Large-subunit ribosomal RNA, domain IV from an Actinomycetes bacterium, 343 nucleotides, folded computationally. Its mean pLDDT, the model's own confidence on a scale to 100, is 90. Rfam family: Bacterial large subunit ribosomal RNA. The RNAcentral record of the full RNA draws on ENA. NCBI's taxonomy places the organism under Bacteria, Bacillati, Actinomycetota, Actinomycetes.

[in-house]
Context: one part of a larger RNA
RNA sequence: CCCUCGUUAAGGAACUCGGCAAUUUAGCUCCGUAACUUCGGGAGAAGGAGCACCCCUGAGCGUGACCGGACUUGCUCCGUGAGCGUUCGGGGGUCGCAGCGAGCUGGCCCAGGCGACUGUUUAACAAAAACACAGGUCUCUGCUAACCCGUAAGGGGAUGUAUAGGGGCUGACGCCUGCCCAGUGCUGGAAGGUUAAGGGGAGAGCUUCACGGCUUGAUCCGAAGCCCCAGUGAACGGCGGCCGUAACUAUAACGGUCCUAAGGUAGCGAAAUUCCUUGUCGGGUAAGUUCCGACCCGCACGAAUGGCGUAACGAUCUGGGCGCUGUCUCAACGAGGGACUCG
Numbered sequence: 001c002c003c004u005c006g007u008u009a010a011g012g013a014a015c016u017c018g019g020c021a022a023u024u025u026a027g028c029u030c031c032g033u034a035a036c037u038u039c040g041g042g043a044g045a046a047g048g049a050g051c052a053c054c055c056c057u058g059a060g061c062g063u064g065a066c067c068g069g070a071c072u073u074g075c076u077c078c079g080u081g082a083g084c085g086u087u088c089g090g091g092g093g094u095c096g097c098a099g100c101g102a103g104c105u106g107g108c109c110c111a112g113g114c115g116a117c118u119g120u121u122u123a124a125c126a127a128a129a130a131c132a133c134a135g136g137u138c139u140c141u142g143c144u145a146a147c148c149c150g151u152a153a154g155g156g157g158a159u160g161u162a163u164a165g166g167g168g169c170u171g172a173c174g175c176c177u178g179c180c181c182a183g184u185g186c187u188g189g190a191a192g193g194u195u196a197a198g199g200g201g202a203g204a205g206c207u208u209c210a211c212g213g214c215u216u217g218a219u220c221c222g223a224a225g226c227c228c229c230a231g232u233g234a235a236c237g238g239c240g241g242c243c244g245u246a247a248c249u250a251u252a253a254c255g256g257u258c259c260u261a262a263g264g265u266a267g268c269g270a271a272a273u274u275c276c277u278u279g280u281c282g283g284g285u286a287a288g289u290u291c292c293g294a295c296c297c298g299c300a301c302g303a304a305u306g307g308c309g310u311a312a313c314g315a316u317c318u319g320g321g322c323g324c325u326g327u328c329u330c331a332a333c334g335a336g337g338g339a340c341u342c343g
Base pairs, nucleotide, nucleotide: 001338002337003336004335005334006333007332008331010329011328014327019324027051028050029049030048031047036041038172052094053093054092055091056090057089058088059087060086061085062084063083067079068078069077070076071074095099107322108321109320110319111318112317113316114314115313119131120130135170136169137168138167139166140165141164147156148155149154173309174308175307176306178239179238180237183236184235185232186231187230188229189228192227193226194225198221199220203216204215205214206213207212240258241257242256243255244254267301268298279295280294281293282292283291
């Protein structure tokens, strides 16, 4: 000096990206417990008090001896209730710094983000706001179901039958879920256009003396598909620009114009989204790029690729506080094991 432990004056997070780590707390009984809430919860909220042993004593509970009584004489029944065990008290006393004396054994609170929750996951760097989830919704499927595995036979679906099964998206619950069908997709459409093989054969060419043979072949008739016409957004997706205007200024309820399929509704908003940006104001601090509350100029939120809330929950993430501490000021001492020397 290193590792693993123990203790520490005064201070108490000044450490640090960050209280990381290590303390603190801890049991039982009683008292007492807020906001909020889906009325279950939150709750062990928080915050307090008591706790050992000895003597005396009260009550409850368990067990039940001796004894007494009854007869149907029995391993009987009834009564009494000693002793013992145990729990909860009351009074007095004793000892220590300390009585859940060791050990086992929650630190707590406030506010916010995300995800409702219990669960699941990158075996060996990630446990999460990722996945799943009940619930919602769309769509397919009428049974030899759709769909999946298999070349097939066959099997699963299912010894199920639309309150069933498959697929997609969303993700408890509450309040809701706006506009666009022009493009793409899907669904529907007895017309029309286009269109393959095929059918048809007008005609043409070669050959033959001829019969005939070979080749080619227009109009026309020919499906699905595509074109076309509609519908459809909890289908893929999309949801504008410029100019002017009010009797201070500023701003623009208002007007004009261009474009579009339609120009973003409710709600939320410097946000897990905000570049400018440490935006501005307020709160908290002596001092706050973080945090909370607002504002709205949303570079580039926005409604099941769901929007906004939300009690409970979380080895989640963020900010603050109380308690507590060798994290630190700033280090010291001790224990064990290494390192070092000899071997």